[in-house]
Context: one part of a larger RNA
RNA sequence: ACCGACGAGUUGCCGUGGAAGCAGCAAGGUUAGCCCGCAUCAGCGGGAAAACCGUAGCGAAAGCUAGUCCUAAAUGGGCGAUUAGUUGCCCGCGGCAGACCCGAAGCCUGGUGAGCUACCCAUGGACAGGGUGAACCCCAACGAGAGUUGGGGGGAAGCCCGAACCGUUGUGCGUUGUAAAGCGCUCGGAUGAUCUGUGGGUAGGGGUAAUAUGCCAAUCGAACCAGGCGAUAGCUGGCUCUCCCCGAAAAAUAUUUAGGUAUUGCCUCGGAGAGUAACGGCGGGGGUAGAGUUACCGGAAGGAAUGCCGAGCCCGUGAGGGUAUCGCUUCCUACCAAACUCCGAAUACCGCCGCGUAAUCUCCGGGAGUCAGAGCACGGGAGCAAGUUCCGUCGCUCAAAAGGGAAACAGCCCAAAUCAUUGGUUAAGGUCCCUAAGUUGUAUUUAAGUGGGAAAGGAAGUGAGGUGACUCAGACACCCAGAAGGUAGGCUCAGAAGCAGCCAUCCUUGAAAGAGUGCGUAACAGCUCACUGGCUAAGUCACUUUGCGCCGAAAAUGUAACGGGGCUCAAAAUACACACCGAAACCGUGAACCCGCAAGGGUGGUAGGGGAGCGUUCUUUGUCUGAUGAAGCUCAAGCCGUAAGGCAGGGUGGAGGACAAAGAAGUGAGAAUGUCGGU
Repeated sequence: ACCGACGAGUUGCCGUGGAAGCAGCAAGGUUAGCCCGCAUCAGCGGGAAAACCGUAGCGAAAGCUAGUCCUAAAUGGGCGAUUAGUUGCCCGCGGCAGACCCGAAGCCUGGUGAGCUACCCAUGGACAGGGUGAACCCCAACGAGAGUUGGGGGGAAGCCCGAACCGUUGUGCGUUGUAAAGCGCUCGGAUGAUCUGUGGGUAGGGGUAAUAUGCCAAUCGAACCAGGCGAUAGCUGGCUCUCCCCGAAAAAUAUUUAGGUAUUGCCUCGGAGAGUAACGGCGGGGGUAGAGUUACCGGAAGGAAUGCCGAGCCCGUGAGGGUAUCGCUUCCUACCAAACUCCGAAUACCGCCGCGUAAUCUCCGGGAGUCAGAGCACGGGAGCAAGUUCCGUCGCUCAAAAGGGAAACAGCCCAAAUCAUUGGUUAAGGUCCCUAAGUUGUAUUUAAGUGGGAAAGGAAGUGAGGUGACUCAGACACCCAGAAGGUAGGCUCAGAAGCAGCCAUCCUUGAAAGAGUGCGUAACAGCUCACUGGCUAAGUCACUUUGCGCCGAAAAUGUAACGGGGCUCAAAAUACACACCGAAACCGUGAACCCGCAAGGGUGGUAGGGGAGCGUUCUUUGUCUGAUGAAGCUCAAGCCGUAAGGCAGGGUGGAGGACAAAGAAGUGAGAAUGUCGGU
């Protein structure tokens, strides 16, 4: 891992609910203990009085009573009065019990452990070899002496090197090992606080500890074994046959509450009722969107005017004067606002009326589940932002929804699958090939493979339009020529001559020519422009609106930003038109079930509610069957049923078994890191 077997809402008591579940009795119903009888393990039958529920309510109560209470009193109001209950069985649910099953870490009680290890006690044992050479003693020399120096002896030390022995520093191997701690190399101690044998002692909140929370039998922040024990687990996992009907929630409020729970909301089942929901009409209130702002309030850009009214600055000894600065006031232009409003929708909401459709609503009662939601659209808060977060919408979908489209893709678009059908029509989306259907038609655009990813910004890309100029009396562009004089204007300046800067910006000649557009010089010079003439010959220039394109444009394995091929009067884009394809939608045909008198309608579904069945074991009764072969096992291509399943056939097997009607349950497995067995 697979296969087989086993494996999870049970039982007792109490409570509660069940006109269309069953039964008894009925204005009554019922007996527990107890007593009597039978049986004696359990139990069965009978009996009287309590007690319980019901038969009457109202009031806080005294109390009154088909009434009563409020009141001084009700022609008023509240609650009642027109009768059906009760006791079992069964079923749903709740409570108390282990209470659907498995699962802790832990807590407590009583014991077992120091043959491992920690420390201690008693008694034994062990330490190759080598080195250093303390105290002390002796001798010699020197010395007045104390003593000093030298030599010899001596053999101390938690001394040195290094085996046994004890340990384990680093590293390699090992890591389903040779080994639940080892092996190789290397390394520390090795006469000591040394190592070690044997016997003995200390025990679980206790021991022992040169202290590491270390060790106390491969277990230690409290050993192990048994018991309390089925501890508790708002947590995780698991929970077994079928079909039919309906079908949620992920919210509000509260919570030592936030992954739990309670009540409500939403689902279901039963009962009773309404004439409702939706839709249509009519009538309402509003202050949102928008808009507006000399209609208030607050913000905020520029300008003007006015008074010097306030501030500042200047002048003045002062009085005071001035002011181009900042305010205030008034006005003009252009604006902003969730906590502004002179205004003001659409929707929504409320009321009344109509309609009255298998579309709804209300009340009473039984049973739930839900309290982590998700994306999308729109309206908002927070946030740089997010597939972010928090709200809203009787929003949509998923959740709990399959099918078609979007290449693939819970939440997007289309559309809600009872079953069958090699029939038809469409939706979204498509119609060159992959790939079902147009290489369809008309008129345009795009040249960028734009289409088939992106902004601010940029540009004689190109299509359509608008406005204003110039133009055969010759425009626009190229080319030829001119572009002068007063004058180098004045000032400034080292210089300032059109061209550093300041001021002024005239006149003359002319077809025209600025006291000069740019380059240039130290300053001049020089080049050029405006402007004018010529040449040529037909449109040109500026601004602006708009369609499609261009640049802006860098990423990691490989084209890789149309699904691919490939596409350019398109297979791209825009507009219009016709046709076709295309789903489980719709229609047709046949079938099943549900609701409904019928006509007709309905039948996706998680949590969950309700209904009807299949099968297994045992019991009772009845009917059958079996050695001419029961059950079981096995083969398998038959038949029946909507399904769970049932029946028949072959083989094996060798003694029981089936059906019907009832009853009772140890009643259905694929999952629980399930349990046991087998392979």